[in-house]
Molecule: SAM riboswitch aptamer (S box leader)
Organism: Pseudalkalibacillus decolorationis
RNA sequence: UUCUUAUCUAGAGAGGUGGAGGGACUGGCCCUUUGAUACCUCGGCAGCGGGUUUUAUGUUAACCAUAUAAAACACUGUGCUAAUUCCAGCAAAUGCAUGCAAGCAUUUGAAAGAUAAGAA
Numbered sequence: 001u002u003c004u005u006a007u008c009u010a011g012a013g014a015g016g017u018g019g020a021g022g023g024a025c026u027g028g029c030c031c032u033u034u035g036a037u038a039c040c041u042c043g044g045c046a047g048c049g050g051g052u053u054u055u056a057u058g059u060u061a062a063c064c065a066u067a068u069a070a071a072a073c074a075c076u077g078u079g080c081u082a083a084u085u086c087c088a089g090c091a092a093a094u095g096c097a098u099g100c101a102a103g104c105a106u107u108u109g110a111a112a113g114a115u116a117a118g119a120a
Base pairs, nucleotide, nucleotide: 001120002119003118004117005116006115007114008113013042014041015040016039017038021031022030023029025089026088027087028086043081044080045079047078048077049076050075051073052072053071054070055069056068057067058066085112090109091108092107093106094105095104096103
C1' cells in the first nucleotide's frame, strides 16, 4: 500500500515549543493570534486484539482441565481525547413545493473516510 471482516449518535485536556492555518477530499458550516495544525511532557477515555478475574452453560459421578457466552479490571499492543465520521455528496422510497420548475425534508441502503483484527 491492497484485500477481507467488525465498529463508527457513547467517552475523554492541561502545560511547554512554535507562529498561521485547521476540521481527509468538494460544497456548507465551524474552530483558530483569547494562539490553530504539528511536535514534546504529563494526564484522561475505553473501541478492537491479548492477558487476568468472576459468573453461566456444555463435557465429568464430582473435581481439575477445556470450549462457548456474558461481565469486570486500564496489566499489555494499538487507538482516541471540538462539534454524530461536524452536516451533506451516490441511489431508492415517502411527503411537500415547482412548470419563469426540475428543489426541499425525512427514512433506508451504498460510496468515501477512520480504527482494530487477519491476510497478501